[in-house]
The part of an RNA shown here (large-subunit ribosomal RNA, domain I) has 499 nucleotides and comes from an uncultured Alteromonadaceae bacterium. The prediction has a mean pLDDT of 86. Rfam family: Bacterial large subunit ribosomal RNA. Its family is annotated with ribosome and structural constituent of ribosome in the Gene Ontology.
Context: one part of a larger RNA
Formats: sequence, structure tokens, C1' cells
RNA sequence: CGUAUGUGGUGGAUGCCUUGGCAGUUAGAGGCGAUGAAGGACGUGUUAAUCUGCGAUAAGCGUUGGUGAGGUGAUAAAAACCGUUAUAGCCAACGAUUUCCGAAUGGGGAAACCCACUGACAUAAGUCAGUAUCCUUGAGUGAAUACAUAGCUCAAGGAGGCGAACCGGGAGAACUGAAACAUCUAAGUACCCCGAGGAAAAGAAAUCAACCGAGAUUUCGUUAGUAGCGGCGAGCGAACGCGAAUCAGCCCUUAAGCUUAUUGGGCGCUAGUGGAAUCACCUGGAAAGGUGAGCGAUACAGGGUGAUAGCCCCGUACACGUAAGCAACCUUUAAGUGAAAUCGAGUAGGACGGAGCACGUGAAACUUUGUCUGAACAUGGGGGGACCAUCCUCCAAGGCUAAAUACUCCUAACUGACCGAUAGUGAACCAGUACCGUGAGGGAAAGGCGAAAAGAACCCCUGUGAGGGGAGUGAAAUAGAACCUGAAACCGCAUACGU
Repeated sequence: CGUAUGUGGUGGAUGCCUUGGCAGUUAGAGGCGAUGAAGGACGUGUUAAUCUGCGAUAAGCGUUGGUGAGGUGAUAAAAACCGUUAUAGCCAACGAUUUCCGAAUGGGGAAACCCACUGACAUAAGUCAGUAUCCUUGAGUGAAUACAUAGCUCAAGGAGGCGAACCGGGAGAACUGAAACAUCUAAGUACCCCGAGGAAAAGAAAUCAACCGAGAUUUCGUUAGUAGCGGCGAGCGAACGCGAAUCAGCCCUUAAGCUUAUUGGGCGCUAGUGGAAUCACCUGGAAAGGUGAGCGAUACAGGGUGAUAGCCCCGUACACGUAAGCAACCUUUAAGUGAAAUCGAGUAGGACGGAGCACGUGAAACUUUGUCUGAACAUGGGGGGACCAUCCUCCAAGGCUAAAUACUCCUAACUGACCGAUAGUGAACCAGUACCGUGAGGGAAAGGCGAAAAGAACCCCUGUGAGGGGAGUGAAAUAGAACCUGAAACCGCAUACGU
């Protein structure tokens, strides 16, 4: 030095576990905000820090109800206290308080700061209230300019901002595909803007159909990758009809209804209450394990307890309960709204240029409209895919309308041939943190002693160290906090053999 075995160190794989995630199901809820939101800053304790809660009444105040023998949130003890049969504490509902910033709204501003005016009350300090902009309505005033109008002032009401997706509208790419690329595609997608609701939008035929008829809209299945469109390339791609889900119709000479408030009612939601049934011995640190003998079950869902518990604990099946508030429904009453217009004229139609329709201008109907034009008036008009006739069908240029449909920031219960700490959310842990970047933005690592801290008194070595050796605890300390298990690489030591 090598090989082998053993025994240690290092390291943190593996196994087991789960506080956290992921995907759903069934219900609920679908908004919050000038009565100041979302989100923050700063404070607030016997408190130095952080989290949680709260707001100068500051881990809290009041009322009503429930529960109650234990409490003063966590890291996290200690100290000092509160309470024990109902003013401790905890839970629920409703109230009070709620600094400063933030739409932020008295003016300003480098957010959490600076500086005001007016009124009331006090007058020593001061306290309280109001004072943004825009829109609508009303009142007053009032120029050039006579009437007026513009303007100005005041009052009342409303709006503003935030929020995950879903919805309607406006505006609208490129990469890409076409094996290049220009029409085309991607795609009316992404992105941006406006607006609304719990859904939105659409909607009661100037619709389809085909000589038979159907009878608003929406969604799903099919028709069908069909008919078609298409540098007839790449690709795009219906409808009629049929089967389902759900069904609802109305109004403009005063309506269907809708909204708000209100009376009464029961079912619910927001705290809760009751809730069956087991003992002995054995092993063991510990019994829920084993053995023996019992019991409950409208309850053998699940979780916990020193190993695996129907009968130990919390629960579960089942039964019951509300002072207060909330929600939908039924019901009584009242108020408001509907309210614009006169059955739809600068409309239908036409020309030019576009767009939408599966349909790229094509034989291109239909819808829409930027420019220019421009009817008829039910004895009328639109459509039936150029156009004409016949026939059939409907009545535009006004409006409302639930359900079936879409989505999930959020609440509750439950489920999983979903993950189990390099997985599952980026985040199981004080994570959108530490850290990086001028900034937009990027973005981690990090779980496990033990049943219980019983977390090692005391002694010794040592630098009043680090670390270790005894002693003690514990079932176990090679479970000692660098703590379950503890693989491999890597590094020692011992033994054997080889060189």
C1' cells in the first nucleotide's frame, strides 16, 4: 500500500409519519366601499422582539343568549392577578370605540407627513362639525345685448376605488402553419379599454320549412367532418331535421310586472343540549395485544389515549334547542317605478367602399354601415341564396321577460386505485420571507428527541472554553437537543492474508 472481515466517524439516502398541498362532489354565497373599502403605517401587554388580536375605550368596552370551573392568545417561562354555580374565561348575535395613510375627498405632498378656512360650544388651552371633483335635479343671481342665453352661487341626490374566474361591447397583433411566402392560417386568439350581474347575453318571428308543416330564446347529443368555402393549398366548416334539458309569456290609451318598506306564519342559517355498552388475568416501560367471561348497536364514520379500543375520551346514529340578527318562501298593507311613444322615415331599398354570416366577390342572396341618395303606408311591405312569375310564409325601422347554460376569490360537510418533505402549492417551518436587481421583476433553503422534559442535580479533565468522562432520568441516551431510522461515496482503527 492492497484485499477481506469487524468496529467507529462522516453523510443524510431509505423506511415509517403528517400539521401542508392537489383534484373533486353536494350545498351555500356570489360582493366590499364616502356610514370611508381592499391593502397598509404606527401604536397597544407586567413585555425587549416577532406572530396573532385590537385601536388613545387599543390581546380589548356594552347588551342579549349559550357554555362554564377554570382562566390572564403563541414562541414562553416567571411574576402579579381574576374566577369557582354565575358580571372569570370562552362561543354566537347585535351594538360602542375604531389613530394615520390609502378612491382619500379642505389645500399641499417625497403614502402613513405639512399647512389651513368657516361655524357651534368654551373662551386659558381647546373640542366638535363642515369645506374635493364630476353628473342629475331644483332655486337664486346674471354679461357683451333689450328680452334672453352663457357664466356664477347655493341646496338635495348619485358616482368615484378594490375584487379570482365567468359575461356583453369597443379596439386588436405577431410568432406559427402553408415544409419558402404575399391571399389564407394562427384568430377575432393574446394584450388593452369600457360596462354589468349573480349569472350575463339572447328571446316571443318582417323565423324556418316546402305545397306537408313547425311555432320565442339558451344549452347538450346527433345530423357531420356531411353540404359547402378554400393560392380548391394549408386549412376552415355549417344548417334543415331528429333526440333531450328547461319551459312563459307580455306591453306601448296606462299593462304584465318589478322595487322598497311593513303585518303574521312555519322551515332554515349564525352559539349549543342529550346521547348506549367491560371487566379480570398474562406478556410488557406502557395494553387498546393474547386468554377467559360479558354487554351495546337507528351508534362497528372518524380521531385520540404510553403497541392494534364498538363498550376509556372526543365523537357518531338518533332526538332536541334560539333572546338577537340574517336569508328565501307564503301572507297583509302602503309607496314608488313601469312612463317612452302615438305600431315605429332620413327608415326599408339603391350606388360606392368595408365588415359579419362555415361562405376569401364569387352567379352571392341575407345582416350591418362610412359617404351619397331615397320609398310604400295593410288595396301595403319583407323573406323563401343572383333574378322573374306563381305559390307559401311572416309584419322591420319601440320595449320587458324566469328556467335550462358559464365561472369560483370565498363558507361548510364529505370524497380520492392523488402527493408524502428533491414529492405535493413557490411556500407543511413567522414565505412571496431571506436574498438578488436602479426598476419592472426574479426568488430559495429549511419537517420528525421522548409516552411524558422526566432536557442530564452533583463530581472530574479543560481556556470560569469547545468537547468529553462519571453519576442520575428513561423501556431505550449508539433516543442528549448537530437529537426516529441512519444506506452509499469518503476517512480512521483492529485482525487476517498478500506485496